A computed fold for a 1445-nucleotide RNA from an uncultured organism, annotated as small-subunit ribosomal RNA. It matches the Rfam family "Bacterial small subunit ribosomal RNA". Rfam links the family to the GO terms structural constituent of ribosome and ribosome.

RNA sequence: AUGAACGCUGGCGGCGUGCCUAACACAUGCAAGUCGAACGAAACAAUUAAGAUGAAUUUUUCUGAUGGAAUCUUGAUUGACUGAGUGGGAGACGGGUGAGUAACGCCUGGAUAACCUGCCUCAAACUGCGGGAUAACAAUUAAUAAAUGACUGCUAAUACCGCCUAUCCGCACAGUGCCGCAUGGCAAUGAGUGCAAAACUCCGGUGGUGUGAGAUGGAUCCGCGUCUGAUUAGCCAGAUGGCGCCCUAACGGCCCACCAGAACGACGAUCCUUAGACGACCUGACACGGUGACCGGACACAUUGGCACUGAGACACCCUCCAAACUCCUACGGGAGGCAACAUUGGGCAAUAUUGCACAAUGUGAGAAAGCCUGAUGCAGCGACGCCUCACGGCUGAAUAAGUAUUUCGCUAUGUUAAGCUCUAUCAACAGGGAAGAAAAUGACCGGACCUGACUAAAAAACCCCAGCUAACUACGUGCCACCUCCCGCGGGUAAUACGUAGGGGGCAAGCGGUAAUCUGGAUUUACUGCGUGUAAAGGGAGCGUAGACGGAGAAUCAAGGCUCAGGUGAAAACCCAGUGCUCAACCCUGGGACUGCUCCGAAAACUGUUCUGUUAGAGUGUCGGAGAGGUAAGCAGAAUUCCUAGUGUGGCGGUGAAAUGCGUAGAUGUUAGGAGGAACAUCAGUGACGAAGGCGGCUUACGAGACGAUAACUGAUGUUGAGGCUCGAAAGCGUGGGGAGCAAACAGGAUGUAGAUACCAUGGUAGUGCACGCCGUAAACGAUGAACGGUAGGUGAUGGGGGGCAAAGGCCUUCGGUGCCGCCGCAAACGCAGUAAGCAUUCCACAUGGGGAGUACGUUCGCAAGAAUGAAACUCAAAGGAAUUGACGGGGAACCGCACAAGCGGUGGACCAUGUGGUGUAAUUGGAAGCAACGUGAAGAACCUUAGCAAGUCUUGACAUCCGCCUGACGGGCCGGUAACGCGGCCUUUCAUUCGGGACAGGGGAGACAGGUGGUGCAUGGUUGUGGUCAGUUCGUGUCGUGAGAUGUUGGGAUAAGUCGCGCAACGAGCGCAACCGAUUAUCAUUAGUAGUCAGCACGUGAAGGCUGGGCACUCUAGGGAGAUUGCCAGGGAUAACCGGGAGGAAGGUGGGGAAGACGUCAAAUCAUCAUGCUCAUUAUGAUCUGGGCUUCACACGUGUUACAAUGGCGUACAACAAAGGGAAGAGAGGCAGUGAUGUGGAGCAAAUGCCAAAAAUAACGUAACAGUUUGGAAUGUAGUAUGCAAGUCGGCUACACGAAGUUGGAAUCGCUAGUAAUCGAGAAUCAGAACGUCACGGUGAAUACGUUGCCGGGUUUUGUACACACCGCCCGUCACACCAUGGGAGUCAGCAAAGCCGGAAGUCAGUGACCCAACCGAAAGGAGGGAGCUUCCGAAGGCGGGG
Repeated sequence: AUGAACGCUGGCGGCGUGCCUAACACAUGCAAGUCGAACGAAACAAUUAAGAUGAAUUUUUCUGAUGGAAUCUUGAUUGACUGAGUGGGAGACGGGUGAGUAACGCCUGGAUAACCUGCCUCAAACUGCGGGAUAACAAUUAAUAAAUGACUGCUAAUACCGCCUAUCCGCACAGUGCCGCAUGGCAAUGAGUGCAAAACUCCGGUGGUGUGAGAUGGAUCCGCGUCUGAUUAGCCAGAUGGCGCCCUAACGGCCCACCAGAACGACGAUCCUUAGACGACCUGACACGGUGACCGGACACAUUGGCACUGAGACACCCUCCAAACUCCUACGGGAGGCAACAUUGGGCAAUAUUGCACAAUGUGAGAAAGCCUGAUGCAGCGACGCCUCACGGCUGAAUAAGUAUUUCGCUAUGUUAAGCUCUAUCAACAGGGAAGAAAAUGACCGGACCUGACUAAAAAACCCCAGCUAACUACGUGCCACCUCCCGCGGGUAAUACGUAGGGGGCAAGCGGUAAUCUGGAUUUACUGCGUGUAAAGGGAGCGUAGACGGAGAAUCAAGGCUCAGGUGAAAACCCAGUGCUCAACCCUGGGACUGCUCCGAAAACUGUUCUGUUAGAGUGUCGGAGAGGUAAGCAGAAUUCCUAGUGUGGCGGUGAAAUGCGUAGAUGUUAGGAGGAACAUCAGUGACGAAGGCGGCUUACGAGACGAUAACUGAUGUUGAGGCUCGAAAGCGUGGGGAGCAAACAGGAUGUAGAUACCAUGGUAGUGCACGCCGUAAACGAUGAACGGUAGGUGAUGGGGGGCAAAGGCCUUCGGUGCCGCCGCAAACGCAGUAAGCAUUCCACAUGGGGAGUACGUUCGCAAGAAUGAAACUCAAAGGAAUUGACGGGGAACCGCACAAGCGGUGGACCAUGUGGUGUAAUUGGAAGCAACGUGAAGAACCUUAGCAAGUCUUGACAUCCGCCUGACGGGCCGGUAACGCGGCCUUUCAUUCGGGACAGGGGAGACAGGUGGUGCAUGGUUGUGGUCAGUUCGUGUCGUGAGAUGUUGGGAUAAGUCGCGCAACGAGCGCAACCGAUUAUCAUUAGUAGUCAGCACGUGAAGGCUGGGCACUCUAGGGAGAUUGCCAGGGAUAACCGGGAGGAAGGUGGGGAAGACGUCAAAUCAUCAUGCUCAUUAUGAUCUGGGCUUCACACGUGUUACAAUGGCGUACAACAAAGGGAAGAGAGGCAGUGAUGUGGAGCAAAUGCCAAAAAUAACGUAACAGUUUGGAAUGUAGUAUGCAAGUCGGCUACACGAAGUUGGAAUCGCUAGUAAUCGAGAAUCAGAACGUCACGGUGAAUACGUUGCCGGGUUUUGUACACACCGCCCGUCACACCAUGGGAGUCAGCAAAGCCGGAAGUCAGUGACCCAACCGAAAGGAGGGAGCUUCCGAAGGCGGGG
């Protein structure tokens, strides 16, 4: 943006617009009729004439006569009119549709000297005389169901026919003039020859005939333009041309006979698919891309196919004929029909309207006209289908109402919104009036537009959205569910601004949405404007060369291209601009512009081009010269491997990580000599040479090729590139023949290794490798870089020539060719390229257009085959890819550290026991922790309690907190009953102050707010903690570099425990860590102080002695404030640095030892059960309480420990020796006594440097036994006690006696430790009524070893690779199994399309024939002229047959 459809909703009007699908089938109505001024007949009216009949009336002899109305018949005239007929015009227009058509169909511009043209206009001329029929009509006919006929008899014309006339006109001929690009045309002249007519009339006119001109409309031809496919490359047989007929309005193979052998095609023929083409419409900055509804001009078609007739015009939408399919009627013989006109129906579809009104206007047809016809047209109806205008009210109104939503409970939002008060009336509805469209009359529209009046805020708003893009946010529900989503998915897994609902908000508005579809833009994403190809997709493997494209400098020529002036055309509508008319707008109208195109004419000649001329700078030739693994062919040499022969010689050889297969006593390997054969050419050898590329390496010869240098004699643009084409083209492979030493696919057996090992290793070994000839035609055929030419800073190698100066060598300067490296400018996404360009320009070729499917399938070409070349689609994904960055990782590299290994010591893993965990089991065995970093963990202590779990009992405002009101006076204590216990029941005793109202406090019962939860979520959280790790790292500011991510700093070279410290450096500084400081401790010293500590010296007294006392503070010790260590000093190493090793001094030496202190961050690590806390859940229970049981189970598995297995030990004896750090009042408890003992008794002193726990033990001495299941070991069990406690059965500790299990040093594996450490020995504390082999602290005794950093583990640093980034516990490949949505193949099968061949032959035209038939003319007649039916040939649609595409 739309001819739209769908969902929700829907007030009015104007202007537009409406079967995009089935060119499917159509009931019914209607869409083309008209003319009586062409004609006959019929019928009507009037008049008139004739005839028939004959009323009233009059007369009368009543018989009649008169009379002539009305009626009837016939003829004529006039008028009006009509179904049918003859005749004329129209019906070829108007209206519809887009099936076919890739075409002169359309568009645009030309041509017709190759043409026609009814009605219309103009001009001059004419319109005379005759004839024969026929419809209608009538009669007949049993022709017939119908449709429709047949025969007989009449009649007319502007129907038909003949004759006359011929200005003109036509035809053939003759010569003349003029003109044209050609065929040729025009004009006049001469003589010859041929052709016309229709009347009607109101007397005005209208018609008719031949001719010329115009206008209009048509026909034909030509240039340019007009979709896709080459997996369509050859096509054509009336096909190309000629001569001559036919045909036509006209040219022409349009048709026919003959002749020739052409015509078209890579500038895309032929064939296939698709499609009506244009003005225009949509889009876009433009270029252009897409579309072809409405409106407009041209084309094609009218159920499908074919054919002609008539006519000015048709091969004809509402004509004829034939064939086919379908529908209808039928008496079964035969007939009728064609909505892609307007309505309408069915069907199809996502989907498209009324079986309307009128000829009033505009216009067509016929008519002289009136009038007639007109589904053209004008209008109305239906549809929000589109565009445009308007409305759904305005002012005021705060108690900021109610309601609703939310809330931090205070509010806030909806919100002046509403209500209320007041005003107005667009629109709607009611009433009254009322233009224009109409030129005299005539209005479908019309209940018209418009105006006026009264009346009521009344009748009139929805839809979508609210994470981002994108304007607009909260609550509740849900809980990766339900659902959302154009896209991106930090939408949804319990706090969703994203789902659903609500409140609020945003947008748009009679619409809204985006749920369907399509086009353009964005997309420089097919690039003309305007892209690219080293690595992202993309340079052909290379060369030669055809067509083509492009092409040096000077002069001239023409004017094809190009530039320019003017003319024609480019329809109208549309578009743009300016106006105009509808109240505005949409819409309509007027004028201008534009339509970038095509064509004609003129001018100029710079540029491209044509032709011509000369030139030498491009290109080539000649002459001279040197270099080279360039090619082909022939010959030759030496080293080596293997094999053969002979000698020598003896037991192994060979091979590997290690082996074995293999060879060898039949003599190998080794060694010596001789011989055979094939293949390859060490050193020289070089990012050296040569070649187009592939490629090329011993030496010699022959043949022929290329490049280069020098020279400047010759040619004179001869050039560059190159679609197709041709040639060359590694290795492997194929065919034929010959050859075969080594190597070696396949193969064999041996090893290794694995899930397997058809591999890697080794022993053998065939094709092959080598040669000749012929195929193949591909490679990471790579510089992943097409060829050519010209410009564009430098530096430095090596290679082949030349020149110059000097002076031979050497060196220097310079020039041309090829070949490398570094490096500016510039380029590039970056990497990088950079005179050998990936830079700046030019020319040509090739190739790319997201990944996969796939270089696959089908088709074609090539090939002996293998296969090569060309080369898709369906389907599927939202990426694939490049370069660089930071990390992480590597069974990558480098340097380094750590009890990481190594060197040692001692353990664990085996036994018993303790303890924790898993599992099992249970009513319950509460719950947490789970590799390192869970498992003697939280728990520094489960018999009850704890306790959270289970069973049973009990309470429900509650065991605990606050508030309210009532009652009582307490609370508490005592006693009794009852219970498993709590709960429960009963009795007794009993406040404070007071203003005497009441109050304080407490209890009881009551009501509701609530209380309470160790219920859930550590993946909602705070806080705390573990971990890496006491590892040395982690960042920032400014600057600089880079498009950027980022880098630099922080890297480098040294040193360090250390990102610790120097030096250097586009960095300079800084923060958190390291270190240091701080506080406590340990090692030394001095000082101050001296009780409860201490006692050297002194004194007195006392005691047998230790001691006590006085006295003192020296020492030990205690506890205050200090000193001390900082690489300070020395020489050496190092870079004169940092620092390192050594030494002195010192109590201590290189952070002295130990502690505390833990960077940025990681693990959604641990903890909701320490605590706190959001949300959620339950609320006579998941809360509270009580008793009992459970957390203590036990086939088993694992972790952490204790005790041991013994003699370096156990046990005993007695006198014995030496600590430190702690604890204590509901406590630790001395001496004494009792007990075998646990312990009891009793209670001195002690709130502690005083007294107590408290005995330190290992150790030392002596004795014992002599290697055993023991004088080892102590489990488990029995009996008896003891302390704690309400209680020790489930379920604890200790003691005594008795019994005396396993275990004799522990498999694979694994842990700790580097000095006062390991090992070993005891002592204490917390928790605690009681209950440590655990934990935390304390001291005693007190080692061994470290060569060293290759490997294991872990860590940090650096570098490298990466397809990893949840980061290697990553990513990721293939088979198999199952299915068959899509695609390919598939024995095949079915349907269709187009063409060719043969058969067939309707209608029909031309032609032939025409024995049959015939009015006009001729003829007296016979007959003739002419015509027709019929028949036949060619052509010819449907149809049939078979084979191909």

Its mean pLDDT, the model's own confidence on a scale to 100, is 81.